[in-house]
Background
Predicted 3D model of a 73-nucleotide RNA (transfer RNA) from uncultured Methyloprofundus sp.

RNA sequence: GCGAUGUAGCUCAGUCCGGUUAGAGCGCAGGAUUCAUAACCCUGAGGUCGGUGGUUCGACCCCACCCAUCGCC
Numbered sequence: 001g002c003g004a005u006g007u008a009g010c011u012c013a014g015u016c017c018g019g020u021u022a023g024a025g026c027g028c029a030g031g032a033u034u035c036a037u038a039a040c041c042c043u044g045a046g047g048u049c050g051g052u053g054g055u056u057c058g059a060c061c062c063c064a065c066c067c068a069u070c071g072c073c
Base pairs, nucleotide, nucleotide: 001072002071003070004069005068006067009026010025011024012023019057028044029043030042031041050066051065052064053063054062
């Protein structure tokens, strides 16, 4: 210098084509079940979508810069 990635505690989807309340699995908490534990079942909490600014009626999504990680030269 170039490229990729950044979304819940962890692993990820959603970006393609901007549009009603941002989702899943695991984990966590409570409940149910059980003599008890695990498994299964039900419910719930948890996100300023890496940061700042811009475009737009409207941004996780588009643009610019910065930061972090990984790779290439």
The source organism's lineage runs through Bacteria, Pseudomonadati, Pseudomonadota, Methylococcaceae and Methyloprofundus. It matches the Rfam family "tRNA". It is annotated as a transfer RNA. Rfam's curators write: Transfer RNA (tRNA) molecules are approximately 80 nucleotides in length.